[in-house]
The RNA shown here (transfer RNA) has 73 nucleotides and comes from Monoraphidium neglectum. The RNAcentral record of the sequence draws on ENA and Rfam. The prediction has a mean pLDDT of 80.
RNA sequence: GGGGUCGUAGCUCAAAUGGUAGAGCGCGCGCUUCGCAUGCGUGAGGUAGGGGGAUCGAUGCCCUCCGACUCCA
Repeated sequence: GGGGUCGUAGCUCAAAUGGUAGAGCGCGCGCUUCGCAUGCGUGAGGUAGGGGGAUCGAUGCCCUCCGACUCCA
């Protein structure tokens, strides 16, 4: 320098022919206990890496930039 994969909640990761985002763990509260743990219930938490474009509508499509991993030189 060139190619490929990836970037979604604090962490690990899903989903949808494009129709407005979920799980597990973690965290807060409650129940249970003399107390803790476990268990159960409930709740909070996401400008979907940044910008632009096409679309009635984008996290998913197109372009570009940034970052991570990897292959080639």